A computed fold for a 1476-nucleotide RNA from an uncultured bacterium, annotated as small-subunit ribosomal RNA.
């Protein structure tokens, strides 16, 4: 330190995601040991049961046990008594219980924090000084007696001690009133004086107590300064409120509390309110600033079943006190009573969750005692829990047939893997035994504890998991599975080869733990102080004025609040950082320093802010001049032009549209002329030209106004820039009054147009527009650019107003405003801005913070009212955007090409027939091809075979290959059974090569058997491949290197400007080169020339031979290249024409197919991954089927005929090419298909082979014919094991449909189209297909508007699966969260009034009364009881607020394949959007 994730890529904005650290955790799997820490975040729920506070007999009087010792009473050990002693301890009395300990519920506040303040204050115990500590009373528990109650708990007599209680003496210092005196304005301090008031307690040998006074230390109250949470959808609160006087009241200030009196006080610097929350040192993270958080530990505060209240006391308004009142639990004999675990354990309940009813006072500390000592769930330990951090350990070394087993496998091997087995070696830990601490200081005294820790044995012995392997991220295969089961942090994986599921193998990562899941921060500079932005990405307020604020020119001279510097004080410890040191080490602890950036106080400094005060002029203003202007208000005045009306003329149509129609017109329109009336808007001027703060503003004229700019010099003397809130202006719709109303027009009718048109077009048309007042307050109110001020290169316009100069003009040169264009620096994500900034700085103000939900809900404010402003949340998605690039699209634009139109010629689309498809039939109708690019395609030819289909019928190592053993030579004749495979007999045959010659032995080749590896498959995936093949398209294109441009996809180069069939060439050009394509090289065919001539030819006389001059035939050359004239063209490439030529601008034609598209087409041509079949999907066989047939539909083949047909063995004239299982002649038989026949041919020789179209001559004569020939019958002939399903041809006969063919649709541009016939390949037979061949042989093309395909530049875009694209609303149908709602249920609080416990206080004096006064009656005090204020709880009432729920309802979201339409995106087909 960054990475994933929007895109076909790309940059930027921008959010969601991860990687990291933590943690009082929790779940999931796993678990060996030992230190040290930590352990209810939830119910401040509710608690059985123990313990968690007592101690002092040296304060008291008692009671009880024991010892002694005397006495009585006597069963000599029992029991009653005196003294004394020890020893318990119920009560009284002292101290403590306000500590420690536990929760965080209230609490936004002097509760904390942190500096100070207290002369406004108090402090038991302790510490020091100082002085005392005399005299006296009179009671009350306990006891003992009656007696209540069930019980708690009392009540009544009597007794009685104190260091309980009370009374007096004394008391300078001590309180109180007063006088004076110093300091003194006041408070207020000091001092001194009279007078009033106020103490004790004993015990003892000392001590220890106790009282008063001053001080001291601890502690504590109080009061200020500044610091830390959200909310303005909470804006105004506030009667003890604020202040003073007077009184009470506290240890003390003080409305704390009261009576009067005044009317204050708190708020935008956020009062009041409403939510949340104990604060702090610190913990966590973070580079740091900061952010979150407040467990242990440690300060502080509140709190104590709730709520109130006071008592004691130094100190509480008191967790283990006390009184009411309330909820709840429990005991009751029903009258009454007890209780408070947010102390330690422990339960029950909540909860994802959190421990033992343990030891021990051994130590630290704390209470009481003089002391021993007792108390102490403080505390110290143990015990549970991997809850967390540390430290150990599960073994060490060697060991290679690289073992088995697994796992893959290219079958050769490779992983795991030195890992295991072995083999030596060690014992941390475990168990087992034996010593045995430290912790204690100062005699004593150890819970932990027989604990750490030492020593000994035993034996590798007792000890590994988790997670993860598609990128982010380190780690890969195999199987199973088939959008299914599943996965997932994000992107995203799974639909038959998943490194992504789920298993296994293997790996990677941490490791006694590892994943997950929640939370906090960080990465996120993703709220930006450090450290961001607003032109198009979120984002500049419609504009102006101006409040409070900020912030603000020059100089000097004061101050010193900011601001810097030293200095002190204080920042409690811990904790963090640094050293050292202690446990074996670490963790953890100790010790030392450092740091704690903070507040505070004193000193100094004075540049800078700021504060005073004085002075300046250049910001800003004021005055004066002459100029410009649709700025602005009111009010008069034209003029053309609409329309309406009145009159003339005039006639049949007008008008309107793409094209009609609604409409208007013979009742006279439109057109035309004359007049009138009435709104409204102002032609040219008229210019990105003016003026206005923005909206805006446009004839002339007057009046009244506002602002800005120049120029001159004078005055003022910072008087200024910004501006939350405030006020004011504010387009167009709209509203309310009341006018006006010609035009234009929402609504709205009516014609049209379309499926449909609630639209666009057309006829009408009402609000509205238009005046006056008066609201509303919004716009895409836009430069989408807030406002001032400074500075940064220039060049060209242009309005306004000045200077200066000359040649005196329509002239140059120039300042200063104010509008433009282009353009450097620089600045942008790019685009672009560029002295009018979006540059570089300053100030001030608005606004942003991912997309939808939404500018929407609800509250508030404004408005008649539409509504507008201010403005959320649930859920929801990974994106949403912005700018640029290439592409592809476009009912976007130039340009250009092709039988693409269009001029033509001829089909097809109708007919029967072939033939292929599709349907549909069958046991099968094998199978695959499906727009163009399937459908006479694969298939160059299904009677069987092929043949894959189908029913039968047979085999299983097989029809086929290769190996092993074992026997046979191979082969060949023949019989029985079957439909044949086959089954099952008979016979004959005994080979060939080699070892030494026999015998025999071996091999090869074939053939049987046997058993097993395997064979086989046209089974499946062409979407797993290879090869091949179509198609765009024979289009003219597609691309690379280097350099240059761009942040960068990309760009340039190939784009221009000309030309071409051509990215073909030439020119220019930041490009300059190359490559695949294009042309050329090939083949062919036109002309010629050489060379060669046998089977060609034949000028020689049929033939033989002769000859090779021509035809020809096959080789090898010439020949055409814009070479040559002329025009045009840039002096170019070309182009046009034209000579010469057998040919002329690629002569004609072929082969040839660039990058790629189309998951295009083939697993059934072959090859091939991978999955299925194995007595079967293999193989063998006879048979049928692929040839079925209501229909469609493609491609052709024959025709409708006279440019024809028929006859006449009438006449004539090709190429191409093929032949030995073959062509087959000549002759002779049949009407004939064909037979017989077999010269000749292994081919320029012989044969197929007599080409037709054509021509000549006859006839037909316009009919369903002498046209067509289709079905049909009947007879044959060929081929074949065989022609029933199912061949082709032949002869007689039969003669169907059909008279040139809807809508549509296709070939072709010259030897072509049409038209003719002929060869060949498949083939035993069989073409109307295919693939040649050649004969006859036209028409048209003006031209590119326009359909269709293509190329190249452009330009828009929200398309990328790319317009067969994208994508918007309603309706339907689930889930989801939400507003609204009669209503219902609740919570906290405020206000009024009721009622009022306990209890302070204060009054009263009804009763009662030990000290004290009194000789005594009686007082004084006191208790109770009584009233009275105040008040917790509780009741009533209307109202505000919030939560929850609620039939019904609104909208919203979110959900592979629903309805209707097509709004938007291309000119998206009417341009699109803002507002109304």
């Nucleotide at each position: 330190a960054g990475a994933g994730u929007u895109u076909g890529a790309u940059c930027c904005u921008g959010g969601c995601u991860c990687a990291g650290a933590g943690u009082g955790a929790a779940c999931g799997c796993u678990g060996g040991c030992g230190g040290c820490g930590u352990g209810c975040c939830u119910a401040a729920c509710a608690c059985a049961u123990g313990c968690a506070a007592g101690u002092c007999g040296a304060a008291c009087g008692g009671a009880g046990u024991c010892u002694u010792a005397g006495g009585g009473g006597c069963u000599u050990g029992c029991u009653c008594u005196u003294a004394a002693g020890a020893c318990u301890u119920a009560g009284u009395g002292g101290c403590g219980c306000a500590c420690g300990g536990g929760u965080g519920a209230g609490u936004a506040a002097c509760a904390c924090g942190u500096a100070g303040c207290u002369a406004a204050u108090c402090u038991g115990c302790c510490c020091c000084a100082u002085a005392g500590u005399g005299g006296g009373g009179g009671a009350c528990a306990a006891c003992a007696g009656u007696u209540g109650g069930a019980a708690a708990c009392g009540a009544c007599u009597g007794c009685u001690a104190a260091u309980a209680c009370c009374c007096u003496a004394u008391a300078c210092u001590c309180c109180g009133c007063c006088u004076c005196u110093a300091c003194a304005c006041a408070a207020g301090u000091a001092g001194a004086g009279u007078c009033g008031g106020g103490a004790a307690a004993g015990u003892u040998u000392u001590u220890c107590g106790c009282u008063a006074u001053g001080g001291g230390a601890u502690g504590a109250g109080g009061c200020u300064g500044c610091g830390g949470c959200c909310u303005a959808u909470c804006a105004g609160c506030u009667a003890g409120u604020u202040g003073g006087u007077g009184g009470g009241g506290u240890a003390a200030u003080g409305g704390c509390c009261u009576a009067c009196c005044a009317a204050g006080g708190c708020u935008a610097u956020g009062a009041c309110g409403g939510g949340u929350a104990g604060c702090u040192g610190g913990u966590c993270u973070g580079a740091g600033a900061g952010g979150a958080u407040g467990a242990u530990c440690a300060g502080c505060c509140a709190c104590a079943c709730u709520g109130g209240a006071a008592c004691u006391g130094a100190g509480a308004c008191a967790c283990g006190g006390u009184c009411c009142a309330g909820a709840c639990u429990c005991c009751u004999a029903c009258g009454g009573g007890a209780g408070g675990c947010a102390g330690c354990a422990g339960u029950g309940g909540g909860g994802a969750a959190u421990u033992u009813u343990a030891c021990a006072c051994a130590a630290u500390g704390g209470g009481c005692g003089a002391a021993a000592g007792c108390c102490u769930g403080a505390u110290g330990u143990a015990g549970c829990a991997a809850c967390g951090c540390c430290g150990c350990g599960u073994g060490g070394a060697g060991g290679a047939u690289g073992a088995a087993g697994g796992a893959u496998c290219u079958a050769g091997g490779u992983c795991u893997g030195u890992a295991a087995a072995c083999u030596c070696c060690u014992u941390u830990u475990a168990u087992a035994a034996g010593g045995g601490a430290a912790g204690a200081a100062a005699u004593u005294u150890g819970a932990c504890g027989g604990u750490a820790c030492c020593u000994u044995a035993u034996g590798a012995a007792u000890a590994a998991g988790c997670g993860c392997c598609g990128g982010c991220u380190a780690a890969c295969u195999c199987c199973g599975u088939g959008c299914c089961a599943g996965c997932a942090g994000c992107c995203g994986c799974g639909g038959u080869a998943a490194u992504a599921c789920g298993g296994g193998g293997g790996g990677c990562g941490c490791a006694a733990g590892c994943g997950u899941u929640a939370c906090u921060c960080g990465g996120a500079a993703u709220c930006a102080c450090u450290g961001g932005g607003c032109g198009u990405a979120a984002a500049g307020g419609g504009a102006g004025c101006g409040u409070a604020g900020g912030c603000g020119u020059u100089c000097u001279a004061u101050u010193a609040a900011g601001u810097c510097u030293u200095g002190a004080g204080u920042g409690a410890a811990a904790g963090c950082c640094u050293g050292c040191a202690g446990c074996c080490u670490a963790a953890c602890u100790g010790c030392a320093g450092a740091a704690c950036u903070g507040c505070u106080c004193a000193g100094g400094a004075a540049a800078c802010u700021g504060a005073u005060a004085g002075a300046a002029u250049u910001g800003a203003g004021u005055a004066u001049g002459g100029a410009a202007g649709g700025g602005g208000u009111a009010g008069g005045u034209g003029g053309a032009a609409u329309u309406u009306c009145c009159a003339g003329u005039g006639u049949a149509g007008g008008g309107g549209u793409a094209a009609a129609a609604u409409c208007c017109g013979u009742a006279g329109a439109u057109a035309u002329u004359g007049g009138a009336a009435g709104g409204a808007a102002u032609a040219c001027c008229a210019g990105a030209a003016g003026c206005g703060a923005a909206g805006g503003c446009g004839a002339c004229c007057u009046a009244c106004u506002g602002g800005g700019a120049c120029a001159u010099u004078a005055c003022u003397g910072a008087c200024g820039c910004u501006g939350a809130g405030g006020c004011u202006c504010g387009a167009a719709a709209g509203c309310g009054u009341g006018g006006g109303g010609a035009g234009c027009a929402a609504a709205c009718a009516g014609g049209a147009u379309u499926a449909g048109a609630u639209a666009c077009c057309c006829u009408g048309g009402u609000a509205g527009u238009c005046c006056a007042c008066g609201c509303c307050c919004u716009a895409a109110a836009c430069g989408a650019u807030g406002a001032a001020c400074a500075c940064u290169a220039g060049u060209c316009g242009u309005u306004a107003c000045g200077g200066a100069g000359c040649u005196a003009g329509u002239c140059u040169c120039u300042g200063u405003a104010g509008u433009g264009a282009c353009g450097c620096a620089g600045c942008u994500a790019a685009c672009g801005c560029a002295u009018u900034a979006a540059g570089u700085g300053u100030u001030c103000c608005g606004c942003c913070u991912g997309g939808g939900g939404a500018g929407u809900a609800c509250g508030g404010u404004c408005g008649c009212a539409a509504g507008a402003u201010u403005a959320a949340a649930a859920c929801u998605c990974a994106a949403a955007g912005g700018a640029a690039u290439a592409g592809a699209c476009g009912g976007g634009g130039a340009c250009c090409c092709g039988c693409a139109c269009a001029a033509g010629c001829g089909g097809u689309g109708g007919a029967g027939c072939a033939u292929g498809u599709g349907g549909u039939u069958u046991a099968a109708u094998u199978c695959g091809a499906a727009g163009a690019u399937a459908c006479g395609c694969g298939a160059a030819g299904a009677a069987c075979c092929u043949u894959a289909c189908c029913a039968a019928g047979g085999c299983u190592u097989g029809a086929c290959a290769u190996g092993u053993u074992a026997g046979g030579a191979a082969u060949c004749u023949u019989g029985u059974a079957g439909a044949a495979a086959u089954a099952u007999g008979a016979g004959a045959g005994u080979g060939c090569u080699a070892g030494c010659u026999u015998g025999c032995u071996a091999g090869a080749a074939c053939c049987u058997a046997a058993a097993c590896a395997c064979a086989g498959g046209u089974g499946c995936u062409g979407c797993a491949u290879g090869g091949c093949u179509g198609u765009c398209g024979u289009c003219a294109g597609c691309u690379c290197g280097u350099g240059u441009c761009g942040u960068g996809a990309g760009a340039u180069g190939u784009u221009g400007g000309g030309u071409u069939a051509a990215g073909u060439c030439c020119c220019g050009c930041a490009a300059c080169g190359a490559g695949c394509g294009c042309a050329a090289c090939c083949c062919u065919u036109g002309c010629c020339a050489u060379u060669a001539g046998u089977u060609g030819c034949u000028a020689c006389g049929a033939a033989a031979g002769g000859g090779c001059a021509c035809u020809c035939u096959a080789a090898u050359g010439g020949g055409a290249c814009u070479g040559c004239c002329g025009g045009u063209g840039a002096c170019a490439a070309a182009c046009c024409g034209g000579a010469g030529g057998a040919a002329g601008g690629u002569g004609g034609g072929g082969a040839u197919g660039a990058c790629g598209u189309c998951a295009a087409g083939u697993c059934c041509u072959c090859a091939u991954g991978g999955c299925c079949c194995u007595u079967a999907u293999g193989u063998c066989c006879a048979g049928g089927g692929c040839u079925a047939c209501a229909c469609a539909c493609g491609u052709g083949c024959u025709a409708c005929a006279a440019u024809g047909g028929u006859g006449a063995a009438g006449a004539a004239c090709a190429g191409c090419g093929a032949g030995u299982u073959c062509c087959g002649a000549a002759g002779c038989c049949g009407c004939g298909a064909g037979g017989c026949g077999g010269g000749g041919g292994u081919a320029a020789u012989c044969u197929c082979u007599g080409a037709a179209a054509u021509u000549u001559c006859a006839c037909c004569u316009c009919a369903g014919u002498u046209c067509a020939g289709a079905u049909u019958g009947g007879a044959g002939u060929c081929u074949g094991c065989a022609a029933c399903u199912c061949g082709a041809c032949u002869c007689c006969a039969u003669g169907a449909a059909g008279c040139u063919g809807g809508a549509a649709u296709u070939g072709c541009u010259a030897g072509u189209a049409a038209u003719c016939g002929c060869g060949c390949a498949u083939c035993a037979g069989c073409a109307u297909g295919g693939c040649g061949c050649g004969g006859u042989g036209a028409a048209u093309a003006c031209g590119u508007u326009c359909c269709c395909g293509g190329g190249c530049c452009u330009u828009g875009u929200a398309c990328a699966c790319a317009c067969c694209g994208c994508c918007c609303g309603u309706c339907a149908a689930g889930c989801c969260a939400u507003g609204g709602g009669a209503g219902c249920c609740g919570g906290g609080g405020g206000u009024a009034c009721c009622c009022g416990a306990a209890g302070u206080c204060g009054g009263u004096a009804g009763g009662c009364u030990a000290a004290c006064c009194g000789u005594a009656a009686g007082g004084a005090g006191g208790c109770c009881g009584c009233c009275g204020c105040c008040u917790a709880a509780g009741g009533u009432a209307a109202a505000a607020c919030u939560g929850g729920u609620g039939a019904c309802u609104g909208g919203g979201g979110c959900u592979a394949a629903g309805u209707c339409g097509u709004a938007a995106c291309a000119a998206g087909g009417u341009a699109g959007c803002c507002g109304u």